[in-house]
RNA sequence: GGGUCCGUAGCUCAGCUUGGAUAGAGCACAAGCGUCCUAAGUUUGGGGUCGGGGGUUCAAAUCCUCCCGGAUCCG
Numbered sequence: 001g002g003g004u005c006c007g008u009a010g011c012u013c014a015g016c017u018u019g020g021a022u023a024g025a026g027c028a029c030a031a032g033c034g035u036c037c038u039a040a041g042u043u044u045g046g047g048g049u050c051g052g053g054g055g056u057u058c059a060a061a062u063c064c065u066c067c068c069g070g071a072u073c074c075g
Base pairs, nucleotide, nucleotide: 001074002073003072004071005070006069007068010027011026012025013024020058029045030044031043032042033041051067052066053065054064055063
């Protein structure tokens, strides 16, 4: 330098193929219940410019394009 894949909550990921109604799960975190106090268990809650810019569209996490970062293969 070229090819492929990945980037979504603090962490691990789903959703992308086939655009649509409020962006989700588990763990973690906070608070309540619980307990003599912890813990387990349980309930509720907070937390996201979906890596960034631009484009297409009535509508983009999803399609197109450029860039950034990471993994891997080739040279």

The prediction has a mean pLDDT of 81. This is a predicted structure of a 75-nucleotide RNA (transfer RNA) from a Candidatus Nanoarchaeia archaeon. The RNAcentral record of the sequence draws on ENA. The source organism's lineage runs through Archaea, Nanobdellati, Nanobdellota and Candidatus Nanoarchaeia. Rfam family: tRNA. Gene Ontology term of the family: triplet codon-amino acid adaptor activity. The same sequence occurs in records of 2 taxa.